Predicted 3D model of RNase P RNA and transfer RNA as a complex of 420 nucleotides.

RNA sequence: AAGACAGACGGUCGCGGCUGCAAGUUCCGAAAGGAUGCAGGCGAGGAAAGUCCGGGCUUCACAGGGCAGGAUGCCGGAUAACGUCCGGUGGAGGCGACUCCAAGGCCAGUGCAACAGAGAUAUACCGCGUCAGCAGUGCUGACGUAAGGGUGGAAAGGCAGUGUAAGAGACUACCGCCCUGUUGGUAACAACAGGGGCCAUGUAAACCCCAUCCGAAGCAAGACCGAAUAAAAACAAUGUGGCGGCCCGUCACGUUUUAGGUAGGUUGCUCGAGCUUGGCGGCAACGCUAAGACUAGAUAGAUGACCGUUCAACGACAUAACCCGGCUUAUCGUCUUGCUG
RNA sequence: CGAAUGGCGGAAUUGGUAGACGCGCUAGACUCAAAAUCUGGUUUCCACAAGAAGUGAGGGUUCGAUUCCCUCUUCGCCC
Numbered sequence: 001a002a003g004a005c006a007g008a009c010g011g012u013c014g015c016g017g018c019u020g021c022a023a024g025u026u027c028c029g030a031a032a033g034g035a036u037g038c039a040g041g042c043g044a045g046g047a048a049a050g051u052c053c054g055g056g057c058u059u060c061a062c063a064g065g066g067c068a069g070g071a072u073g074c075c076g077g078a079u080a081a082c083g084u085c086c087g088g089u090g091g092a093g094g095c096g097a098c099u100c101c102a103a104g105g106c107c108a109g110u111g112c113a114a115c116a117g118a119g120a121u122a123u124a125c126c127g128c129g130u131c132a133g134c135a136g137u138g139c140u141g142a143c144g145u146a147a148g149g150g151u152g153g154a155a156a157g158g159c160a161g162u163g164u165a166a167g168a169g170a171c172u173a174c175c176g177c178c179c180u181g182u183u184g185g186u187a188a189c190a191a192c193a194g195g196g197g198c199c200a201u202g203u204a205a206a207c208c209c210c211a212u213c214c215g216a217a218g219c220a221a222g223a224c225c226g227a228a229u230a231a232a233a234a235c236a237a238u239g240u241g242g243c244g245g246c247c248c249g250u251c252a253c254g255u256u257u258u259a260g261g262u263a264g265g266u267u268g269c270u271c272g273a274g275c276u277u278g279g280c281g282g283c284a285a286c287g288c289u290a291a292g293a294c295u296a297g298a299u300a301g302a303u304g305a306c307c308g309u310u311c312a313a314c315g316a317c318a319u320a321a322c323c324c325g326g327c328u329u330a331u332c333g334u335c336u337u338g339c340u341g
Numbered sequence: 342c343g344a345a346u347g348g349c350g351g352a353a354u355u356g357g358u359a360g361a362c363g364c365g366c367u368a369g370a371c372u373c374a375a376a377a378u379c380u381g382g383u384u385u386c387c388a389c390a391a392g393a394a395g396u397g398a399g400g401g402u403u404c405g406a407u408u409c410c411c412u413c414u415u416c417g418c419c420c
Stems, first nucleotide, its partner, number of pairs: 001337005007310007015043002018040004026035003045317001049328002052326005057218004064248004069214005074088005089103001090101004104209002109207002111203003125149002127145008157175002160172003176198001177196008222267004231258005239253004275292007342417004348364003357404001365383006384394003397413005
């Protein structure tokens, strides 16, 4: 750093539902419907948690355009899709194995940078040099300077020289930056060569610009059966309502408020973008293919207790409610493989 | 959707180096004594000074975070 396990096997009793067979005379119920017998199998996690993303499925809806809003943000791939995952590039950390990144743009524009400091898009505080005066190793004034020092997170290219009164990209070599080209790479990018003015701070988890993407609500969605019930008021076609907000467009002809009835049953509800094993392709994520198995569907809510054997697991974190792919958070113990010091 | 800051309430939220203001507690003054009033002090590390830490917890962006972003905890409201 990666992976695996979260006990297993057998038996007894108890609970739940599924499949098959039988009965449907019995019990509950107003009804729809439910219960009941026998046999066989099955029965809560790696996070079931958070509800943070993405979907399947259902309804709105016969579809759309624009604005606003939101999300993502290096390159290439995987995927049903994603804000996820894999690989790579660049950067940061670490002795190292490795880990992390909210990684487009400040030359589109507009902001912000307190205090300190001379000065934060500009500047001369100390210092250095020349000249003059006064004085004796200094003081004052004028001019030049931005290499050295100080303040600061940052002073506007860095370093070594040439040169100069003293200095300065003023000039030279190297580096940095920009432009052009060549080579390698799918690309991000890297290396090399030539030229150039030496333009040049930071900040976009600042407003913003650019590229790509985005209907909503949700199984308490919906569908069916049974039973029961009660209306009143307001607005209204130049209108009201539907479609995330607004506009356009379009569809329908009603919409809203107050009050009343229905507290029942069935379905959705588990065969899957699924799982296990083998082979092939791929660095990998993953894909293709063959065989095998079917592995909870409750509805006031089931998973328990005992015995024997084995054993790292009897313990921590903790218990399904339409299903799936991830992320995040909590957490005891054991085993396997590889690598570093 | 909103919130969490001293012992309590409650400011600062334009990112510029916290706790304003009020109450409480505490020392002194004043008073015969008390109340009221006035002057100080009052987070932790220490007895003082200096310094450091500190805005629910942890991390990040930035020169700098109570303020911006992410995760977690707790409380409240709405559908």
Rfam match: Bacterial RNase P class A. Rfam classes the family as a ribozyme. Rfam's curators write: Ribonuclease P (RNase P) is a ubiquitous endoribonuclease, found in archaea, bacteria and eukarya as well as chloroplasts and mitochondria.